A computed fold for a 102-nucleotide RNA, annotated as Glycine riboswitch aptamer. The sequence was found by an Rfam model in a public genome assembly. The prediction has a mean pLDDT of 77.
């Protein structure tokens, strides 16, 4: 330098749901009531997995209780959101470092 693998941050593409409600107000914003799950963020673990007791057995293991630990698009609805825009989980394509090979 050219291949391969493979990605952070980024760039492009796609991308649901759910009141254009309603009361004050010129508006700017607030309040009221129904509603959604796909920014984040709570919560949930066992035949995992770690420790610790105690038991059986008798050096090889086995069992039982207890704690910790670890997931979603599940759940909560705090945050956020209910036309268009914008955001927006997650995907697809790009894509430094980094590895690998020559």
């Nucleotide at each position: 330098u050219g291949g391969a693998u493979g990605u952070a941050a980024c760039u492009c593409u796609g991308g649901a749901g759910a009141a254009g409600c309603u009361c004050a107000g010129c508006a700017a914003u607030g309040g009221g009531u129904g509603c959604c799950g796909a920014a984040g963020g709570u919560g949930c673990a066992a035949c995992g997995u770690c420790a610790g007791a105690c038991c059986c057995c008798g050096u090889a293991g086995g069992g039982u209780c207890u704690g910790g630990c670890c997931a979603a698009u599940c759940u909560c609805u705090c945050a956020g959101g209910c036309a268009a825009a914008a955001g927006g989980a997650c995907a697809g394509a790009g894509g430094a470092a980094a590895u690998c090979a020559c």